[in-house]
RNA sequence: AGACGAAAUGGCAAACCUGUCGAAAGACGGGGACGCAAAACCACCGAUCUACGGGAUUUUCCUAGGAUAGCGGGGUUGCCGAAU
Numbered sequence: 001a002g003a004c005g006a007a008a009u010g011g012c013a014a015a016c017c018u019g020u021c022g023a024a025a026g027a028c029g030g031g032g033a034c035g036c037a038a039a040a041c042c043a044c045c046g047a048u049c050u051a052c053g054g055g056a057u058u059u060u061c062c063u064a065g066g067a068u069a070g071c072g073g074g075g076u077u078g079c080c081g082a083a084u
Stems, first nucleotide, its partner, number of pairs: 003084001004081002011036002016031006034070001040076003044073003047068004053063004
């Protein structure tokens, strides 16, 4: 230094409740902890969700766009140091 993941110091915070925003998926703030060594950042690839608007059509489908980085991959940055 790279892999790796014991301990410790700190950090983050799922579900759920609540306020705000949004057409929705969902986001953000507060409470709360299931978990997390990248659960930090980036929608580049795949996946999933959404569909105000647009299109087809007839009650469903497609889609510009949006969302998820705590779905996987990839990229960038990064704390600690037992064992190997």
A computed fold for an 84-nucleotide RNA from an uncultured Gammaproteobacteria bacterium, annotated as c-di-GMP-I-GGC riboswitch aptamer. It was read from a public genome assembly, where an Rfam model found it.